[in-house]
């Protein structure tokens, strides 16, 4: 220098062909159960806002009625070739 793959909540990790973003698990917190605890059960856990509401899938731009998903570019991690 060229090519390929990845980047989504605190962590792992889904999202089929573009059509409700955050399933499921872990962790943490609150409650229940218990004499007490563990196990187990229920609930909560992105950001902004007083609220209504809005934003958010590595950054920026584009296509589209609609983008995590398609296109361009940049950043970053990994792999391959020279």
């Nucleotide at each position: 220098g060229c090519c390929c793959c990845g980047u989504u909540g605190g962590c792992g990790g889904a999202a089929c062909u573009g059509g409700u973003a955050g399933a499921c698990g872990c962790a943490u917190c609150c409650g229940g159960c218990u004499c007490a605890a563990a196990c187990c059960c229920g609930g909560a856990u992105u950001c902004c806002u007083g609220a209504c509401g809005g934003a958010g899938u590595g950054g920026g731009g584009g296509u589209u009625c609609g983008a995590a998903u398609c296109c361009c570019u940049c950043a970053u991690g990994g792999g391959g070739c020279a």
This is a predicted structure of an 82-nucleotide RNA (transfer RNA) from Bifidobacterium longum subsp. infantis. The RNAcentral record of the sequence draws on ENA and GtRNAdb. Its Rfam family is "tRNA". The family's RNA type in Rfam is transfer RNA. The organism belongs to Bifidobacterium longum, within Bacteria. The coordinates come from a structure-prediction model, not an experiment, and the mean pLDDT is 80. The same sequence occurs in records of 2 taxa.